Small-subunit ribosomal RNA, 5' domain from an uncultured Bacillota bacterium, 520 nucleotides, folded computationally.
Its mean pLDDT, the model's own confidence on a scale to 100, is 84.
RNAcentral holds the full RNA, with entries from Greengenes.
Context: one part of a larger RNA
């Protein structure tokens, strides 16, 4: 000199864009953060509408190609969001590889036939303080299941062949024993995407850590896995690693990058992006295409809460917020309008992702706090050699401007869609219709009456902080008298202090200026 997720002191007008618990991976009140599908299924309120009755309170019946909560079933919940504890490791970075899996999506080929028995919801009991649990009875499905069909799949093979494995319907149209559209479903192959594993090289400090290792190193066989492998087990052999630093200890998430520097290098790993790990602590598996799963389950532990003392409930390292710790870090806000995600045929629903607003000079950038003119060089302050000098065109005065602020009026972009409707075209179909494309119409904004524009008034509402001995730009007076004090280094102060304190003047930067801390 530069930099900062900074803090502290004094001061503080506006806007834009960013950033904001670095400490206790400490404990958490409250609300929200993952649902959705009635076009898979059984059942089905209240309110609404219609009709009738009415004591005017209401009651009864019907209606909807059946709205809500709960239930079966499907998909999602493995994404998105948080944190950096652990990890010195194939964890990460980079290059290569295979013995593998991959829901949804795309393409291709083929199929979707005939049956069956349950169960939740519900009803009735029993039981418990509660959380909940049990028994009997009823019922459906794209839930479950038997059979058939079966290859380019799997297995066997004498290579001729043989054996084995699947499925589900829903909503529409129509000229209705049928045909057909679409969305689902099953099998196989391929793609895409994602994931798994192996491997070369690189990846901090300590030798005042020198030896470490028994599933250890290799083989055979078997098992396990999506898959290779001591991954696991039995048997056999006695190996394997290490001064090119094994083992042990300490520290640490890694990278793209960021800061600095002429570079080489050094330091760092906030925000944003990629990967990894974790989810009260430790362990375990289940479901599933995918987890050994933050807002799932089981066990153990610590802690908190409820209890009728028998037993139960919980997990903010999601968004806000609270306590605590700390030098220190924000609103218990608005909205799904946009982008993206989940479900759904769609309308749509959900989304503390996200889009926005709020708070904070925390940072960067921009703007303003007026412009011109004005010498009786006013008053006043300070200094003085008492002549004057200086603050100083500075002020006042005069002439203007209107950025920002204030008030009033107008007022966006971000909106493209989807759905519906009209027209046209393509595909399919016997047709009706359905699906896709194109064009027209209609409709949707949290921010926000915001940005921006126009008008009005009036210089009115807007400057501080540090320094002035040398380094280092900028000096005098008074007070103090080795006292009080200053100080980054050298050093100032003991009666004429340009170094302390105050004032005047001056210098620097400026909505900031200084100090402290850390890095180059």
């Nucleotide at each position: 000199g530069g930099a900062c997720g900074a803090a502290c002191g004094c001061u503080g007008g506006c806007g834009g864009c960013g950033u904001g618990c670095u400490u206790a991976a400490c404990a958490c009140a409250u609300g929200c953060a993952a649902g959705u599908c009635g076009a898979a299924c059984g059942a089905g309120a209240a309110a609404g509408c219609u009709a009738c009755c009415u004591u005017c309170g209401g009651g009864u019946a019907g209606u909807a190609a059946g709205u809500a909560a709960a239930g079966u079933g499907g998909c999602g919940a493995a994404c998105g969001g948080g944190u950096g504890a652990g990890u010195a490791a194939c964890g990460c970075g980079u290059g290569g590889g295979u013995a593998u899996c991959u829901a949804c999506c795309u393409u291709u080929a083929a199929g979707u036939c005939c049956g069956g028995g349950a169960u939740a919801a519900c009803u009735u009991c029993c039981u418990g303080a509660a959380a909940g649990g049990g028994a009997a009875g009823c019922u459906a499905a794209u839930a479950c299941u038997g059979g058939a069909u079966a290859a380019u799949c799997u297995c066997c093979u004498u290579c001729g062949g043989g054996a084995g494995c699947a499925a589900a319907g829903g909503c529409g149209g129509u000229u209705u024993u049928g045909c057909u559209g679409u969305c689902a479903c099953u099998u196989a192959a391929a793609g895409a995407u994602g994931a798994a594993c192996c491997u070369g090289c690189g990846u901090c400090c300590c030798a005042u850590u020198a030896g470490c290792u028994a599933g250890u190193u290799g083989g055979u066989a078997a098992g396990a896995u999506a898959a290779c492998a001591g991954c696991u087990u039995a048997c056999c052999a006695a190996g394997g690693c290490a001064a090119c630093g094994a083992u042990g200890g300490g520290u640490a998430g890694c990278c793209g990058g960021c800061c600095u520097g002429a570079g080489a290098g050094g330091g760092c790993g906030a925000u944003c992006g990629g990967c990894c790990a974790c989810a009260c602590u430790g362990g375990g598996a289940c479901u599933g295409a995918g987890g050994c799963a933050c807002g799932g389950c089981c066990c153990a532990g610590a802690c908190u809460c409820c209890u009728a003392c028998g037993g139960g409930a919980g997990g903010c390292u999601g968004c806000a917020g609270u306590g605590g710790g700390g030098a220190a870090u924000c609103u218990u806000c608005c909205g799904c309008a946009a982008u993206g995600g989940g479900c759904g045929a769609a309308a749509g629903c959900c989304u503390g992702a996200c889009g926005g607003a709020g708070c904070a000079a925390c940072g960067c950038c921009g703007c303003g706090u007026g412009a011109g003119u004005g010498a009786u060089g006013a008053a006043g302050g300070c200094u003085u050699u008492c002549g004057a000098g200086u603050c100083g065109u500075a002020a006042a005065g005069c002439u203007c401007u209107g950025u920002c602020u204030u008030u009033a009026g107008g007022g966006a972009c971000g909106a493209a869609c989807c759905a519906c409707u009209c027209a046209u075209u393509u595909g399919u179909g016997a047709a009706a219709g359905c699906a896709g494309g194109u064009g027209g119409g209609c409709u949707u904004g949290a921010c926000g009456g915001u940005a921006c524009c126009u008008a009005a008034a009036g210089a009115g509402g807007a400057a501080g902080c540090c320094c002035c001995g040398g380094c280092u730009a900028a000096u005098u007076a008074c007070g103090u008298g080795c006292c009080a004090g200053c100080a980054g280094c050298c050093g100032c102060g003991g009666u004429a202090a340009u170094a302390c304190g105050u004032a005047a003047g001056g210098g620097g930067c400026a909505a900031g200026c200084g100090u402290u801390g850390u890095c180059c």